The RNA shown here (transfer RNA) has 73 nucleotides and comes from Paenibacillus oenotherae. The coordinates come from a structure-prediction model, not an experiment, and the mean pLDDT is 80.

RNA sequence: GGCGCAUUUGGCAAGUGGCUAAGCCUCAAGACUUUCAAUCUUGGAACGGAGGGUUCGAUUCCCCCAUGCGUCA
Repeated sequence: GGCGCAUUUGGCAAGUGGCUAAGCCUCAAGACUUUCAAUCUUGGAACGGAGGGUUCGAUUCCCCCAUGCGUCA
């Protein structure tokens, strides 16, 4: 340098055009308990790596850039 794949809450991780973006862990509050732990309930937290395009509508499709990984030279 060419090609391919990946990039989503604090961490892990699903979804592949209709998203007020799931779930687990973590975190906060409450219940229970003499207290702690465990358990249960509720809640917060991502506008989706950056930018642009297509579309009524994009996390999802397309282009480009960045980063990482793999592969070829």
NCBI's taxonomy places the organism under Bacteria, Bacillota, Caryophanales, Paenibacillaceae, Paenibacillus. The sequence was found in a public genome assembly.